RNA sequence: GGGCCCGUAGUCGAAUGGUUAAGACGUCCGCUUGACAUGCGGGAGACUCGGAGUUCGAUUCUCCGCGGGCCCA
Numbered sequence: 001g002g003g004c005c006c007g008u009a010g011u012c013g014a015a016u017g018g019u020u021a022a023g024a025c026g027u028c029c030g031c032u033u034g035a036c037a038u039g040c041g042g043g044a045g046a047c048u049c050g051g052a053g054u055u056c057g058a059u060u061c062u063c064c065g066c067g068g069g070c071c072c073a
Base pairs, nucleotide, nucleotide: 001072002071003070004069005068006067007066010025011024012023018056027043028042029041030040031039049065050064051063052062053061
């Protein structure tokens, strides 16, 4: 330098044009225990990397940029 893939809560990871963006782990509160762990119940936490475009409507499609990964040179 060229090609491909990815970017969503603290971490991992779904959603696939249409409700208030799942779930797990973690975290906080309560119950349980002599206490801890486990278990059970509940809460908070992401406007989806940034911008533009298409659309009635974008996390999803297109383009540019930024960041990361793999391959080739």